[in-house]
Order: sequence, then structure tokens, then C1' cells
RNA sequence: CUUUAAUUAACGCUGAAUUCUUAAAAAGAAGCGGGGGAACCAAAUCCGGGGUGAAUCGGCGCCGACAAUGCCGUAGGGUACCUUCAACCCGAACCCGUCAGCUAACCUCGUAAGCGUUGAAGGGGUGUAUC
Repeated sequence: CUUUAAUUAACGCUGAAUUCUUAAAAAGAAGCGGGGGAACCAAAUCCGGGGUGAAUCGGCGCCGACAAUGCCGUAGGGUACCUUCAACCCGAACCCGUCAGCUAACCUCGUAAGCGUUGAAGGGGUGUAUC
């Protein structure tokens, strides 16, 4: 000097998932999110239907045992303020249980988990440190 790994701190990323109180704890509060729920309107009733979420849809392959959880795309979404261009990545999982359209009042639930993120141009801002 370079590379890899671990730990700590700072700064951040996806996400609603943060702050305060408390010895601690969704036990409470604030904040941020989700669901149910009139009239009017709309729509539907077995091939059941529906919800959270960006995570839908299509083609190929396999398909009753010599098998397999795959491959290629895609609606859509993400990569440290916004826009444009390029590059890269995701395109899951879970839940309700025959039942739920919208929906004022009202009722009710959650406040996790997992990570280290790419450059250029223009514009307008923000933050930190020092004096």
C1' cells in the first nucleotide's frame, strides 16, 4: 500500500413499522399505516370469494413416477433531495375461511423483519464540521 473477515461508532437502505413514558414490555400515549362499516351509486352469487404487499400476467419445460419446485420474458417496484440518461437488482411470501364493492358517523388491528446502498448531467434545497 492492497485484499478479506470480525467488532464498534457514525451515516444510511427496503418497509407503515418512529418517538415518549416505563426496570423492561404494544401495557399506555403521540405519530405513521391497515381492515371492517350507511345513504347514493355500482356490482355479484361455486370454476367460491377476498385481504396485506411493487411482487401481476404470459410462453416453454415437467406432469403419476426414470418427475419436479426450473427457464425466458412481463405489468409493477427499488438503488442517500428532485428530474433526465445509463447500469444493476426485485418481480416474493403470508393471511381470512363461504364472508367483506364504495362508504359519513362509528368499530378494530399493526408499529416488524432484513440489510450496506451505482455513476454522469442539470436544477433547487438539506445536513454535518470548522471559523

c-di-AMP riboswitch aptamer (ydaO/yuaA leader) from an Actinomycetota bacterium, 131 nucleotides, folded computationally.
NCBI's taxonomy places the organism under Bacteria, Bacillati, Actinomycetota.
The prediction has a mean pLDDT of 76.
Its Rfam family is "c-di-AMP riboswitch aptamer (ydaO/yuaA leader)". Rfam links the family to the GO terms cyclic-di-AMP binding and regulation of gene expression.
It was read from a public genome assembly, where an Rfam model found it.